Small-subunit ribosomal RNA, 3' major domain from an uncultured Alphaproteobacteria bacterium, 456 nucleotides, folded computationally.
[in-house]
Context: one part of a larger RNA
RNA sequence: UGACGGGGGCCCGCACAAGCGGUGGAGCAUGUGGUUUAAUUCGAAGCAACGCGCAGAACCUUACCCACGUUUGACAUGCCCGGUAUGGUCGCCAGAGAUGGCUUCCUUCCUUCGGGGCCGGUGCACAGGUGCUGCAUGGCUGUCGUCAGCUCGUGUCGUGAGAUGUUGGGUUAAGUCCCGCAACGAGCGCAACCCUCACCCUUAGUUGCUAACAGGUUUGGCUGAGAACUCUAAGGGAACUGCCCGUGGCUAACGGGAGGAAGGCGGGGAUGACGUCAAGUCCUCAUGGCCCUUACGCGUGGGGCUACACACGUGCUACAAUGGCGGUGACAAUGGGAUAACCCCAAAAAGCCGUCUCAGUUCGGAUUGUCCUCUGCAACUCGAGGGCAUGAAGUUGGAAUCGCUAGUAAUCGCGGAUCAGCACGCCGCGGUGAAUACGUUCCCGGGCCUUGUACA
Numbered sequence: 001u002g003a004c005g006g007g008g009g010c011c012c013g014c015a016c017a018a019g020c021g022g023u024g025g026a027g028c029a030u031g032u033g034g035u036u037u038a039a040u041u042c043g044a045a046g047c048a049a050c051g052c053g054c055a056g057a058a059c060c061u062u063a064c065c066c067a068c069g070u071u072u073g074a075c076a077u078g079c080c081c082g083g084u085a086u087g088g089u090c091g092c093c094a095g096a097g098a099u100g101g102c103u104u105c106c107u108u109c110c111u112u113c114g115g116g117g118c119c120g121g122u123g124c125a126c127a128g129g130u131g132c133u134g135c136a137u138g139g140c141u142g143u144c145g146u147c148a149g150c151u152c153g154u155g156u157c158g159u160g161a162g163a164u165g166u167u168g169g170g171u172u173a174a175g176u177c178c179c180g181c182a183a184c185g186a187g188c189g190c191a192a193c194c195c196u197c198a199c200c201c202u203u204a205g206u207u208g209c210u211a212a213c214a215g216g217u218u219u220g221g222c223u224g225a226g227a228a229c230u231c232u233a234a235g236g237g238a239a240c241u242g243c244c245c246g247u248g249g250c251u252a253a254c255g256g257g258a259g260g261a262a263g264g265c266g267g268g269g270a271u272g273a274c275g276u277c278a279a280g281u282c283c284u285c286a287u288g289g290c291c292c293u294u295a296c297g298c299g300u301g302g303g304g305c306u307a308c309a310c311a312c313g314u315g316c317u318a319c320a321a322u323g324g325c326g327g328u329g330a331c332a333a334u335g336g337g338a339u340a341a342c343c344c345c346a347a348a349a350a351g352c353c354g355u356c357u358c359a360g361u362u363c364g365g366a367u368u369g370u371c372c373u374c375u376g377c378a379a380c381u382c383g384a385g386g387g388c389a390u391g392a393a394g395u396u397g398g399a400a401u402c403g404c405u406a407g408u409a410a411u412c413g414c415g416g417a418u419c420a421g422c423a424c425g426c427c428g429c430g431g432u433g434a435a436u437a438c439g440u441u442c443c444c445g446g447g448c449c450u451u452g453u454a455c456a
Stems, first nucleotide, its partner, number of pairs: 001456002003453003007450007015440002019404005026317008034308002042053002064303007073126001077125003080121004085108001087106002091102004109116002128292002131290003137286002139281003142277001144275001149188006155164003168179003194269004199237007209226002213224003240263001243257005319397001323356006335345003363394001368389007410432007
């Protein structure tokens, strides 16, 4: 100087408390451990691995296993030789296919005529490796933590390590600002500048809108028309403790009020300091070293990644009446479709009426049988959906544990990426819409000062 303390002081955070809803019990989905297996490819491991890499494993993917093939190679560059027959195409045979053998037809790139391009061959250089090392690395990322910190120059103090500044008194979300002070300044962070939502104005008026006027009757902005309104999307305005009162060193600021769409950081996002964890990734990519080179490379068919006594994580559906079923039925937003405020995806769901009357039920839907549909060369291993039948566990979940402070939690549906097909996951969107916070003693994490130390 740090780090640590079941030392002290001050302060913060859904950290506790106050509340609401869950997980832990059931069934299923999904990831992991374990076990099994020819293989169940590999990585991730407290928080910060476990619906994670995977924004989509039937083949492919695919890295794994078995079998069959191949060796200048599926791919790149150069040298050597050969060919204009090379390139494309039809078909037959063997085969699981890769591949091998045979065969039909069509056509003839550029040229300075040396050749180039293209293709083939076998030899040489070489290719290739999702093989190892993330403890050799780059890049990228997680995390403490959007926590308020981390440093430097000069000066001063100290023999020196170092200190000071950065401590102190207030204040703040903030090393934010004010005051004081052997310090005076500065940098990276904080804040602001950026995007978005909330109010207004201007401009613009189609595909969007319809107040006034007119038309028709298909009662629908439908048509003429209009540019008011909604909206759309470009530019501007608006909020700064600016004004008033009080508290305060009468500073910074804090409490209250006015006006205002919005008030003291207005809500949300993007933005992540010096560093920590030899954190993660050599399987995105790049790359040093090591290793393989008729194989640890390459191709193909089939299988596996989907196994199943079990254990854990994350979710979905429930256990019902604030509900199930039947009928009816209004109002969204974000998006996608090559372009499209035009057309399509498109039905929003919760709502209202009727019925059921507390039961393992008209709850619940697992499982199983059977019949179909769709995608795709192909749904046996191993897809999704539908009809009929079947109707399991489950009556609110032990110890324990998680999320959330407002348009939030809870609840309800909708869209998108990936994608032939496959979503309870992920990323977005809107509808309905709460309860509670006395407070900081305690648990957890963190910041500042101080104290002790046999630790570095």
Notes:
Its mean pLDDT, the model's own confidence on a scale to 100, is 82.